[in-house]
RNA sequence: CGAGUUGGCCGAGCAGUCGCUGUUUUGCAUCGCAAAAUGGAGGAAAGUCCGGGCUCCGAAGGGCAGGGUGCCAGGUAACGCCUGGGAGACGCGAGUCUACGGAAAGUGCCGCAGAAAAUAUACCGCCCAGCCCCUGAAACUUGUUUUCAGGGGCUGGGUAAGGGUGAAAAGGUGUCGGUAAGAGCGCACCGCGCUGUUGGCAACAGCAGUGGCAGGGUAAACCCCACCCGGAGCAAGAUCAAAUAGAGGAGCAUACGUACGGCCCGUGCGGCUCCUGGGUAGAUUGCUUGAGCUGCAGAGUGAUCUGCGGCCCAGAUGAAUGACUGUUCACGACAGAACCCGGCUUACAGGCCAACUCUACUU
Repeated sequence: CGAGUUGGCCGAGCAGUCGCUGUUUUGCAUCGCAAAAUGGAGGAAAGUCCGGGCUCCGAAGGGCAGGGUGCCAGGUAACGCCUGGGAGACGCGAGUCUACGGAAAGUGCCGCAGAAAAUAUACCGCCCAGCCCCUGAAACUUGUUUUCAGGGGCUGGGUAAGGGUGAAAAGGUGUCGGUAAGAGCGCACCGCGCUGUUGGCAACAGCAGUGGCAGGGUAAACCCCACCCGGAGCAAGAUCAAAUAGAGGAGCAUACGUACGGCCCGUGCGGCUCCUGGGUAGAUUGCUUGAGCUGCAGAGUGAUCUGCGGCCCAGAUGAAUGACUGUUCACGACAGAACCCGGCUUACAGGCCAACUCUACUU
């Protein structure tokens, strides 16, 4: 120089003019209006996937069902998140990835190919025995004779080394021994199980001994084991509260209308005033001071925690955060709060910083 890995940061800048919106102050004289000062989107505000706060409803306690999580330890309000570690896989490496409990509890499933997909089994091949055929050699008793060697076929048995099938075939390697040929049949090493021991909180790792060695895979199949989980959500919920709308009560008037078959009395309804409760429209609240941000110090490998100091950083509700002009540059991506936090995931023009790795060259 080039190629990378990990972590973090920024996400056009400046000036002017005109708007929109929250707060405060001042003035009009308070329904509100005006002026001034000041605050006004993001790293993801997104997806709404996970966890919590908050609110209402439900709820003695325990169990079943259902759902979720799943190596170990720690962090946290909590988590399926984060940190550190272990194991496995990938990469020359810095490093990255992992749904990473149990298949020697039980059940199920494993297409095609293949002998066999799990009680093991035997297609080719290899080996042994018997019979038959062919070829060659030798012998003599000269024969469709006997013996030996080679090849082929059939039958019976042995074998699982080799070939073949498959994603996967009953541990692997061996120029070892062994055998008719073979085989953990024996041996050495590797792997695996068990036991002991050492290190570690643990996952796990190392070492020693021991057993020739359990019988494939699949649990994002049922299942088993351990732990966790009540429901709905700010359109939650709370407060105030109109009317030519309802309800209940008290008082006044009993003049009039109406019902009680005609009349009188009485009662009910209709009237007026006051009180009460619910509550629609509407308004207010919930609403942003919070597991908050930040500086220093301390604890810790780290996530994170503790102490002291400082700061206030959108709060709209038809829903503000914009438009124009000038100028500079590397010419500008993804994108827009709606109760609030912690995460994860996804999108993103371009730029910056730190640590580390690899190749080549130079010193």

Overview:
Model confidence (mean pLDDT): 77 of 100. Bacterial RNase P class A from a Methylococcaceae bacterium, 363 nucleotides, folded computationally. Rfam family: Bacterial RNase P class A. Rfam links the family to the GO terms tRNA processing, ribonuclease P activity and dimeric ribonuclease P complex. It is annotated as a ribozyme.